[in-house]
RNA sequence: GCGCUAGUGAUCCAACCUGGUUACGAUACGAGCUUCCCAAGCUCGCAAUCCGGGUUCAAAUCCCGGCUAGCGCA
Repeated sequence: GCGCUAGUGAUCCAACCUGGUUACGAUACGAGCUUCCCAAGCUCGCAAUCCGGGUUCAAAUCCCGGCUAGCGCA
């Protein structure tokens, strides 16, 4: 330098290919219930699409550029 893959809450991860309601679930965290207390359990809350642009009525998803990481080729 070229190619491929990936980037989503504090953490892990689904949704992407095939655009469409308020972006899924778990852990963590906070509140409450329960208990003599703790743990466990139950209920509720919290908070995210790497950055910029484009297409579209509508973009996490499609297109272009960039950044970062991993792998491969040279």
Model confidence (mean pLDDT): 82 of 100. A computed fold for a 74-nucleotide RNA from Candidatus Micrarchaeum sp., annotated as transfer RNA. Rfam family: tRNA. It is annotated as a transfer RNA. NCBI's taxonomy places the organism under Archaea, Nanobdellati, Candidatus Micrarchaeales, Candidatus Micrarchaeaceae, Candidatus Micrarchaeum. RNAcentral records the identical sequence in 4 taxa.